Large-subunit ribosomal RNA, domain IV from a Pseudomonadota bacterium, 360 nucleotides, folded computationally. The full RNA is in RNAcentral, with records from ENA. The prediction has a mean pLDDT of 87. The organism belongs to Pseudomonadota, within Bacteria.

[in-house]
Context: one part of a larger RNA
């Protein structure tokens, strides 16, 4: 010097990102117990008092001796209450600094945020405000269900049947959940436009029996046209869903304006004008887990407060099931404050055990 412990004057969070760590609290009985509340809770709220030993007495409970009485004469019944034990109450005495004498054994309170709650999670850096949850809504599915796995057979769904099953979002409860269907998606519609395979086959081309013309050594040769058949190609026209189109739908994906002027101080603008839009953000909340400017401004708490609490609203860039705002209870969650308590600190000291180090 290090590790693990113990104690500490005065102060008592001045430490620090943070009271991290440590200390405080701690048992039982009794008294007493606030706001708030979903009336269950909150609550062991908080805050107090008592607690040893000896002895005396009372009460209650248990057990129930002696004794007495009765008869059906018994291991009988009834009365009886001594003694003993337990619990509890009261009085007196007594010892110590201290009586839950050790050990074991909640610190408490207020306030705000988030999440309703118990639960789940990153096995080995994250336990949370993340996930789940009961509840809510939308949507699909009529049973050979939808959906899922499988090439299939088949299986799950389900030996279930719309109070059921699948998918998506939200997330107890309370009060609520505004406007926009132009875009994207989904659902419905079918008049018209577009449209594949397929159908269709106007025609076109090739081949050629044959016909015609020319030439001929009369054997043919050359050229033109060309039926049927075969082959190749092929226009019009017919032709589904889809798309275009027409509607509906936002607890579907999503979206929810700008400029200018105006009131008899000033300021502000209930009011007006204008442009644009599918519609221009309603209620509630708001410097917020969201506010850049920003330590906004005002108030509270402190001697002093970039955090905290209450307000304001100028919301850079809240906002209503990507839910909004509240909310009792709950939380090894996060911020702030107070009481108690302490070696966290001012500021360090001493002690115990174990290492390290030095010497042998």
């Nucleotide at each position: 010097c290090c590790c693990u412990c113990g104690u500490u004057a005065a102060g008592g969070a001045a430490c620090u990102c943070a009271g991290c760590a440590a200390a405080u609290u701690g048992a039982c009985u009794c008294c007493g117990u606030a706001a708030c509340u979903u009336c269950g809770g909150g609550a062991g709220a908080a805050g107090g008092a008592g607690u040893g030993u000896c002895u005396c007495g009372g009460a209650u409970c248990g057990u129930g001796a002696a004794g007495a009485a009765a008869c059906u004469a018994g291991c009988u019944u009834u009365c009886g209450g001594a003694g003993c034990g337990a619990u509890u109450c009261g009085g007196g005495a007594u010892c110590g600094c201290a009586g839950a004498g050790a050990a074991a054994u909640g610190g408490c309170u207020g306030u705000a945020g988030c999440g309703a709650c118990u639960g789940u999670u990153u096995a080995c850096u994250a336990a949370a405000a993340a996930c789940a949850c009961a509840g809510g809504u939308c949507u699909c599915u009529g049973c050979u269900a939808a959906g899922u796995c499988g090439u299939a057979a088949g299986a799950c769904g389900a030996u279930g049947u719309a109070u059921a099953g699948g998918g998506a979002c939200u997330g107890a409860c309370g009060c609520c959940u505004g406007c926009c269907c132009g875009g994207u998606g989904c659902u419905g519609g079918a008049a018209g436009g577009u449209u594949a395979a397929g159908g269709g086959g106007a025609g076109a081309a090739g081949u050629u029996a044959g016909u015609c013309u020319g030439c001929u050594u009369c054997g043919g040769c050359a050229g033109a046209c060309a039926a049927a058949g075969c082959u190749u190609u092929g226009a019009a026209c017919c032709g589904a869903a889809g798309c275009c189109c027409c509607a509906g739908u936002a607890a579907a994906c999503g979206g929810c304006g700008g400029c200018c002027g105006u009131a008899a101080c000033u300021a502000u603008a209930a009011c007006g004008g204008u442009c644009c839009u599918a519609a221009g953000g309603u209620a509630g909340c708001g410097a917020a887990a969201u506010u850049c400017c920003u330590u906004g401004u005002c108030g509270g708490g402190u001697a002093a407060g970039u955090u905290c609490c209450g307000a304001c609203c100028u919301g850079c860039a809240c906002g209503a099931a990507u839910g909004g705002c509240g909310u009792a209870a709950c939380g090894a969650c996060u911020g702030c404050a107070g009481c108690a308590c302490u070696g966290u600190c001012u500021c360090a000291a001493c002690g115990a055990g174990g290492g390290g180090c030095u010497c042998a």